[in-house]
Context: one part of a larger RNA
């Protein structure tokens, strides 16, 4: 490279936007670049292949033919691809009137609880554990009542419920703002799909500067446990967790399943619409999501099964025995931590 693959065996990029490129709906017309057919020229000789011939055969040599899949010129064809201009509406998009939602940003606000402070009541324990001890408490703790301070998180509702491209998003109000869904069909008229590079977003931890610090809590200290215990358990506790701005750019970033489109039996829940029937809780139809069970089919099996891992198409990413190793080296990025790209020797 060919071939084969990527849910769990190696393998889907963490996610999006989008450049080049690749691919691309329907109808007719023109063209003739690709494509197809014919002709001419060329495609040296030798060799290979076929048919003959010559050395006693063979190797070898000689003659003739074929082939030389190609290129150029030229004459035609017009189905498909391309190109050109024209038309269309089903793909895509836009307007109008509706709808659901923890989608995002900002600024106020709220109640429960923990902790701390002040004051009242009150007295000897409290706390913690498997059992204890470290610890707190007669300088009045724990308990209880009132007041105050401060930070963080938002019980119930809450739901294989919703929203978001993913990460993720949950008190309430206001404000700014993105996307989505259905319906009627008005408008544009292929404007589309994918997407190497590129750009942006990206949990937690971590880093820089400045704040903040209630609870929790790496490190650390002490008490236990134990043969030991640099742990699990307990008492404390610093970074951190929180905010603003900047960086980092990684995760079992998982559905371990790339994106888009088309097609292919059903059953049963649930969310948001539209519509029909009905007095009605309801039932039917349909669209968009989200679950479970399962037909065909697929699969090594497990399982998947209209939300496919079924049947196909387009494009991208990735894999090629285990270890060495996501290491070394070089380069790029980063303040650093480190990240990206990424071998080989050797060994089984």
């Nucleotide at each position: 490279u060919u071939g084969g693959g990527c849910g769990u065996a190696a393998a889907g990029g963490g996610c999006g936007c989008g450049u080049a490129g690749g691919c691309g709906g329907u109808c007719a017309u023109u063209u003739a670049a690709g494509u197809c057919a014919g002709a001419u020229g060329u495609g040296a000789a030798a060799g290979c292949c076929c048919g003959g011939g010559g050395c006693u055969u063979a190797a070898c040599c000689c003659c003739g033919g074929a082939a030389g899949u190609g290129c150029a010129u030229u004459u035609g064809a017009a189905a498909c691809u391309g190109a050109a201009g024209g038309a269309c509406u089903u793909g895509a998009g836009u307007a109008u009137g509706g709808g659901a939602g923890a989608g995002g940003g900002a600024a106020g606000u709220g109640g429960a609880a923990u902790u701390c402070c002040u004051g009242g009541u009150g007295u000897a324990g409290a706390g913690g554990u498997g059992a204890a001890a470290u610890u707190c408490g007669u300088a009045g703790a724990u308990a209880u009542c009132a007041g105050g301070a401060g930070g963080a998180a938002c019980a119930c509702c809450g739901g294989u419920g919703g929203c978001g491209a993913a990460g993720g998003c949950g008190a309430g109000c206001u404000u700014c703002u993105g996307g989505c869904c259905a319906u009627a069909a008005a408008c544009u008229g292929a404007c589309g799909c994918u997407g190497a590079g590129g750009c942006g977003c990206g949990a937690a931890a971590g880093c820089g500067u400045g704040g903040g610090g209630a609870g929790c809590g790496a490190a650390c200290a002490g008490g236990a446990u134990u043969a030991g215990a640099u742990a699990c358990c307990c008492u404390g506790g610093u970074a951190g967790u929180c905010c603003a701005c900047g960086c980092u750019g990684u995760a079992a970033a998982c559905g371990a399943u790339g994106u888009a489109c088309a097609c292919u039996g059903g059953g049963u829940g649930u969310u948001g619409g539209u519509u029909c029937u009905a007095u009605g809780a309801a039932g039917g139809a349909u669209c968009a999501g989200u679950g479970c069970c399962g037909u065909a089919g697929c699969u090594a099996a497990c399982g998947c099964g209209a939300u496919a891992a079924g049947u196909g198409u387009a494009c991208c990413g990735c894999c090629u025995g285990g270890g060495g190793a996501g290491u070394a080296u070089g380069c790029c990025c980063g303040c650093a931590a480190g990240g990206g790209u990424g071998a080989a020797a050797c060994u089984c």